[in-house]
Molecule: FMN riboswitch aptamer (RFN element)
Organism: Candidatus Cloacimonadales bacterium
Formats: sequence, structure tokens, C1' cells
RNA sequence: AUCUAUCUUCGGGGCAGGGUAAUAUUCCCGACCGACGGUGAAAGUCCGUGAGCUUAGAUGAGUUCGACUCGAAAAGCAUGUCGAGUUGAAACGAAUCAAAGUCGAUUCGGUGCAAUUCCUAAACCGACAGUAGAAGUCUGGAUGGGAGAAGAUAGGA
Repeated sequence: AUCUAUCUUCGGGGCAGGGUAAUAUUCCCGACCGACGGUGAAAGUCCGUGAGCUUAGAUGAGUUCGACUCGAAAAGCAUGUCGAGUUGAAACGAAUCAAAGUCGAUUCGGUGCAAUUCCUAAACCGACAGUAGAAGUCUGGAUGGGAGAAGAUAGGA
């Protein structure tokens, strides 16, 4: 220095001010924000990843129903009830795993060997659900998940 395994910690920002209205941080003027890795030099707009949504799949705690066995109230038998166990079936199904699809947006000029990444200027983009009007910024799923980042321990080369 690299690889493997386990563990720990970390891991997203943002409507100031004003207009209309019964009501808007949702409309209008305007303001503000930019996850992670990569890229010959720093990226919201290049190449990928992540969250959301959709689809089908694997595993599947558990629930329901049937059959059988054992036990209980009460000494035996029968029936029923209750409880426990075994097994079968289909339906529902928490949770986990892995996959596919879907999911936005940039140009001119300059510097430079090299930049859609830097500098100047002008643009553009932003899941779902909710709401006394339509939300990148409010509220919620989310004290969640997460690309990934840093570190520790063990082992191997």
C1' cells in the first nucleotide's frame, strides 16, 4: 500500500421582502438551495449512483382453515369445548434479499497543454402524499432508508 471479513461513527440545503385573495412560504413579482462517486483542474445541468414510484421474483415470521395425536374440566365411553404439538392446503402477509423499468436541467466568451467542472455573462432543472388554490424551499412517510465517507479490529498476500 492492496484485498477479505466484522464492527463503529458520520452521511441534504433552501421563499427575505412584496402583490392578489375569504384562504397561497403552493398563484404572481422577487428571493434562496444544490446528496454521493468519477472525470487530465474544482460539475445541481457531462458519465454513473442514491432516495421516490411501477413491475414481476426468491426467502418468509405470523394470521386463517382442515386432518391427526396428546392433555384438561369429571371415574369410563361418546360428542362438544378449551389448550399444546405434528402435518397439509390455499389466501393474506410483517420483514429481508436481489433484479428490471421509470425518474430533471447549459450555453456563449475567456484563461489554459488540458475545464459542458475554473473566471465573466446569460439560461435552465427539481419524486410522492397532504393543504381553506396549483409547493425544489411548508407539513408528512422519515428518530426511516441511502449512494458513499472516515476509522477500528482480525486474517491473508